[in-house]
Record summary: Small-subunit ribosomal RNA from an uncultured bacterium, 1440 nucleotides, folded computationally.
RNA sequence: CUCAGGAUGAACGCUGGCGGCGCGCCUAACACAUGCAAGUCGAACGGCACCCCACCUCGGUGGGAAGCGAGUGGCGAACGGCUGAGUAACACGUGGAGAACCCGCCCCCUCCUCCGGGAUAGCCUCGGGAAACCGUGGGUAAUACCGGAUGACGCCCGGACGACGCAUGUCGCCCGGGCCAAAGCCCAGACGGGAGGGGAUGGCUCCGCGGCCCAUCAGGUAGACGGCGGGGUGAAGGCCCACCGUGCCGACGACGGGUAGCCGGGUUGAGAGACCGACCGGCCAGAUUGGGACUGAGACACGGCCCAGACUCCUACGGGAGGCAGCAGUGGGGAAUCUUGCGCAAUGGGGGGAACCCUGACGCAGCGACGCCGCGUGCGGGACGAAGGCCCUAGGGUCGUAAACCGCUUUCAACAGGGAUGAGACAAGACGGUACCUGCAGAAGAAGCCCCGGCUAACUACGUGCCAGCAGCCGCGGUAAUACGUAGGGGGCGAGCGUUAUCCGGAUUCAUUGGGCGUAAAGCGCGCGUAGGCGGCCUGGCAGGCCUGGGGUCAAAUCCGGGGGCUCAACCCCCGUCCGCCCCGGGAACCGCCUGGCUCGGGUCCGGUAGGGGAGGGUGGAACACCCGGUGUAGCGGUGGAAUGCGCAGAUAUCGGGUGGAACACCGGUGGCGAAGGCGGCCCUCUGGGCCGAGACCGACGCUGAGGCGCGAAAGCUGGGGGAGCGAACAGGAUUAGAUACCCUGGUAGUCCCAGCCGUAAACGAUGGACGCUAGGUGUGGGGGGGACGAUCCCCCCGUGCCGCAGCCAACGCAUUAAGCGUCCCGCCUGGGGAGUACGGCCGCAAGGUUGAAACUCAAAGGAAUUGACGGGGGCCCGCACAAGCAGUGGAGUAUGUGGUUUAAUUCGAAGCAACGCGAAGAACCUUACCAAGUCUUGACAUCCCGAUGACCGGUGCAGAGAUGUGCCUUUUCUUCGGAACAUCGGUGACAGGUGGUGCAUGGUUGUCGUCAGCUCGUGUCGUGAGAUGUUGGGUUAAGUCCCGCAACGAGCGCAACCCUUACGGUUAGUUGCUACGCAAGAGCACUCUAGCCGGACUGCCGUUGACAAAACGGAGGAAGGUGGGGACGACGUCAAAUCAUCAUGCCCCUUAUGACUUGGGCUACACACGUACUACAAUGGCAGUCAUACAGAGGGAAGCAAAACCGCGAGGUGGAGCAAAUCCCUAAAAGCUGUCCCAGUUCAGAUUGCAGGCUGCAACUCGCCUGCAUGAAGUCGGAAUUGCUAGUAAUCGCGGAUCAGCAUGCCGCGGUGAAUACGUUCCCGGGCCUUGUACACACCGCCCGUCACACCAUGAGAGCCGGUAAUACCCGAAGUCCGUAGUCUAACCGCAAGGAGGACGCGGCCGAAGGUAGGACUGGUAAUUAGGGUGAAGUCGUA
Repeated sequence: CUCAGGAUGAACGCUGGCGGCGCGCCUAACACAUGCAAGUCGAACGGCACCCCACCUCGGUGGGAAGCGAGUGGCGAACGGCUGAGUAACACGUGGAGAACCCGCCCCCUCCUCCGGGAUAGCCUCGGGAAACCGUGGGUAAUACCGGAUGACGCCCGGACGACGCAUGUCGCCCGGGCCAAAGCCCAGACGGGAGGGGAUGGCUCCGCGGCCCAUCAGGUAGACGGCGGGGUGAAGGCCCACCGUGCCGACGACGGGUAGCCGGGUUGAGAGACCGACCGGCCAGAUUGGGACUGAGACACGGCCCAGACUCCUACGGGAGGCAGCAGUGGGGAAUCUUGCGCAAUGGGGGGAACCCUGACGCAGCGACGCCGCGUGCGGGACGAAGGCCCUAGGGUCGUAAACCGCUUUCAACAGGGAUGAGACAAGACGGUACCUGCAGAAGAAGCCCCGGCUAACUACGUGCCAGCAGCCGCGGUAAUACGUAGGGGGCGAGCGUUAUCCGGAUUCAUUGGGCGUAAAGCGCGCGUAGGCGGCCUGGCAGGCCUGGGGUCAAAUCCGGGGGCUCAACCCCCGUCCGCCCCGGGAACCGCCUGGCUCGGGUCCGGUAGGGGAGGGUGGAACACCCGGUGUAGCGGUGGAAUGCGCAGAUAUCGGGUGGAACACCGGUGGCGAAGGCGGCCCUCUGGGCCGAGACCGACGCUGAGGCGCGAAAGCUGGGGGAGCGAACAGGAUUAGAUACCCUGGUAGUCCCAGCCGUAAACGAUGGACGCUAGGUGUGGGGGGGACGAUCCCCCCGUGCCGCAGCCAACGCAUUAAGCGUCCCGCCUGGGGAGUACGGCCGCAAGGUUGAAACUCAAAGGAAUUGACGGGGGCCCGCACAAGCAGUGGAGUAUGUGGUUUAAUUCGAAGCAACGCGAAGAACCUUACCAAGUCUUGACAUCCCGAUGACCGGUGCAGAGAUGUGCCUUUUCUUCGGAACAUCGGUGACAGGUGGUGCAUGGUUGUCGUCAGCUCGUGUCGUGAGAUGUUGGGUUAAGUCCCGCAACGAGCGCAACCCUUACGGUUAGUUGCUACGCAAGAGCACUCUAGCCGGACUGCCGUUGACAAAACGGAGGAAGGUGGGGACGACGUCAAAUCAUCAUGCCCCUUAUGACUUGGGCUACACACGUACUACAAUGGCAGUCAUACAGAGGGAAGCAAAACCGCGAGGUGGAGCAAAUCCCUAAAAGCUGUCCCAGUUCAGAUUGCAGGCUGCAACUCGCCUGCAUGAAGUCGGAAUUGCUAGUAAUCGCGGAUCAGCAUGCCGCGGUGAAUACGUUCCCGGGCCUUGUACACACCGCCCGUCACACCAUGAGAGCCGGUAAUACCCGAAGUCCGUAGUCUAACCGCAAGGAGGACGCGGCCGAAGGUAGGACUGGUAAUUAGGGUGAAGUCGUA
């Protein structure tokens, strides 16, 4: 990081039968057409268009009502309904307070309801206007308005008394003075009005406590904090104002920024928590945006008013109108969320006395599987296990009792009949002809979705071929895919199922419950110390924490427990219960606070003592460099080797003298001191700390320590000095592919001193500090004690190391110097990369430090340990591994194989060692698989069936290149006679056939490491585990061979031995062998030989060494001596090593061809390259001669080997004895010996070519071998490099065989002659064992880093540009309250009047929204360019 669970106002995909109960714009608080959502009262009033009746000169008049449009007036409209924008706030929750408050309608109580007055709408008239609407004049009513009276237990002022309170003060009562009311209607009752008191309800204000993120927001604040006085309000208050003071808030997080309505509750969880605030309920806030007041009991008022802004609409351009975040509905946005329905029947609300009216609140219905719940799509029987599908090892299996078929039932739906409760007086039911009941017909109308590699339940086939695709993580797919697609089958759920999104869980992965920090992320570099946290023993007290009893509250709903109602359930109803907060009483152990005391923590005094502790001053010698002088001469210096450099102008070396700076050898230590950094010659002065000893004193004074302050290696910086040596940079010389390095020669900063900065480090014990506790052993530094006291020894304290028990730990390890057991405090961590980077802040002269992210990206990054592998790590040891030798290869020519190229084809395979004289132990045809052309299609080959023929075979003719086609001749067996068998030809279909593909699907076989000495197992033991032990160690061996030791003891596969061969002997047997007979025959079996058996060798014997072992060395004997030589024999495994073309075989592919036949061609090509060989380059040789007998071994021979003899120069021919072979044949061995050549392209070498022949074969043109004559090429010993071999070996010489008609320089064998060298294991290669490091594990041919180039992505910086937000300063200033004013107007009151009081308008002022101007702040978008980062396929350069 991911999954399995639960949840959702969901959406999307596929699918969809019924019902009940719920829920349904999460986005644009975006804009809205249309209708409806707040009215009502005639029992307040004037009236009366409209209606009815009557009259009527028709203009109208009168009457009526159970009635009423508009108007005046009253109540309501502040409720109900919607939304969540804003708000981090007393907004909300909870608990309190109001002695600082209000309250219409409602309830209770007491009392009152008297006398007057002036207006005004409607209406009429006139006028303006498009409209909205407005104005002039006239008349009018009231429960509208006004004056007066009466008034108190009401209010105000003054005074006396009483009671109470924490304070201001409050309450009660009494006396005196002052002040304020009213409304009527109808008249029967009813309904009203006024004053006062009380209640209820609702509201307002204040306070404690509680609930988000960011400190990269650290300082904020001007009415700000307080006072005095006033204004204002229902009411306290800086709420507002004048004056005075300077306070107030803040690390217990003020101020700022971001986000957010809060709660009851919801989801999840074992819980603690975490997340959420849809529906329902409480509170708050909002009503297009901003501001404002009016009315009123109540508003700063969603469906009221005024102003300003934006927008929309109407307009006659003058002006007007509007506000769905009410219910429906529309557009838009969006992944997405409904009907412009019915009804006031119920519940509730407003008005009314009531009837009643209004009510998109509400009750219902509609749409949507959006959710929860319930039901159905049938039940029973039914095996030939039907058909069909799929699979198949072809047998069968499976779908599957599933279906068909038989029997039964009818929920739901459909149809028909009946038909409610809901209404609690009568009538009145939207839902609704619904629920429900009954009847009826018939299995009838009703199943899908996802998954099946692991996690995770469920597997096969086909298709596809890193394609198409899948994927939550790991990962699937490159020709056999249980992972893609389809099918069959299976699993899961089911009217749903999946997917997506989000939340909780799992995640003890933020750890209160319940984590960590030596090495995984994590201890600040160290100290001093502030706040804070924590803190010793005893006594008395207080009661904040704590404990306990009681009370209040914790609304309802929800959850939970119990009960009940819809047939059940969902749903609904009833009853019960809790954490928290507050109040009262009690307790005093513990924490806290107060008081008194104590000494063990801590500290002080005294005496000793060790020390590179610190600072300043002085001083010493060695070394070094330079200078001067002497001696002295050619080099010195430096390195792996050199060169640069220095030196005949005298260096280096050496002696004497002088100057200078830095550092202090030996002592020196695993040692000492310091908090850390760090401290080292000696002396002096000043100074910090520690330890030890014995007492005395103080009396908890202690521990830790966020911030803060100080110290702090090296390098670096500033100023001034100093400068011997060393020495970044730099220069030169080397090295190198390069070498901006390592090495060398020089050398500047610097290193040193003074003053001031910097503040980092692998500042490490990678281990914060303090205290207590928990086995030991052994060193060492300091001090003390004991004992004859000196040595040695014993004991105590402090420091510093090692080992080690318990315990701890993932392991490693730690272990009284803890990483153990506990207490306290601080710091720090939370996947890797990005990144200790960016931005911001702070510090710094700078360098830089400190604090410290995000986007994006990965499925890991890590720790410890294990097994391997690897190392230009270590140790030990082997091998022709090197070395020592001998002969070669690499150069030439040829042969052969391969690559490459060519070609119609040059068939295919083999590819480092371990492909390349390999498959080939033998390509002219055949082989042959390739190419061209000509042909065949049940086929060249197998099985089955049918027909024909009697053959097939053999001989022969014609056409043809042949295959083939077409003729002729010859011609079966058995028989019961029907036929059968067999063969050939023809035919049909099953099938044949394929050297077509896959060696990466396989069997088998083989190569290789490697004849290396290893590889494992059982049991036990150790380890959480991988695993270890055994198998390591000491010896020894060719060997894991053996011995010893050992938590191992045994065992297996390997080693060795057993087998074959060879070397000696014995014995047995002797023909074809042999011969002591001159030959032959014969005889014999001694010898040679042959081939069977046996013996022999075992470190057995002696000596020495070794550990009394194993064994090694030497010796004797022996044919042979330490596995005698050689062979066969190859452990667990490695290389996806080789082979589908030996064979076998799965799957795929071809089927008149990828099969089959034929002729011809090709595999033999040839500018080249490589491997393996042959032959040479010559005198250790060539050639000639010699053998009248110089000498082998092992083989082969009947389609065979072939002798003698004859012919040919020869290959060979003729010939045919003998031989199925110890008999005959191949068969002659060759190197040898003698002579010659005389160092040359030759008497070397033999390629190439010409001519002439021979042999095999149907056939030698492409393309065989051999012979003779002629021709005579390159080549004179081979560059870099490289191979084999350790003794009968190398080298050299010939002989045989397989294959085969023929063809051998190849291969497999055989013998002859017959060396050199090995000091040794440093090095190269390969290997074994132990050990070590590792970031490797397809394992060093590994891994991996950075620049550059390319593509993409996100981010920082960036001249700037464009927005947003919140403030500030100033300007302007709407509406409007308040204040002022007296210009205009003015019914009620006063006045006889004039006039006055009061009011309205106007005007002025304060404040004041929007707007404007200005500068900054914060925040976002964007930008040429730029910087680094991330990711990406096999790019480039180097290799830390």
Rfam family: Bacterial small subunit ribosomal RNA. The prediction has a mean pLDDT of 85.